[in-house]
């Protein structure tokens, strides 16, 4: 250097939920509590997958289709990094 991941050492992150005169058309994101977890639960939507449907298209007007939105704590991949016991 490359794996690896300990009843190690020093630290990180925050699930569900509660608030919010925060953004956002949803979906989902932020900010504060708040820990279920996490050794990449750091970053990046490349590729599966999965939400949502503003615009568009379509319509028998019920409603269907589509990601340029989103989940990096869904799974792979890409990249960077903090300690060092077997």
């Nucleotide at each position: 250097c490359a794996c690896c991941g300990a009843c190690a050492a020093a630290g990180g992150c925050a699930a569900a939920c509660u608030c919010c005169a925060c953004c956002g058309a949803a979906a989902g994101g932020g900010g504060a509590g708040g820990a279920c977890g996490c050794a990449a639960a750091g970053u990046c939507u490349c590729c599966g997958a999965c939400c949502u449907a503003c615009c568009g298209c379509c319509u028998g007007c019920g409603g269907g289709c589509u990601a340029a939105g989103g989940u990096a704590g869904c799974g792979g991949g890409a990249u960077u990094a903090c300690c060092g016991a077997a």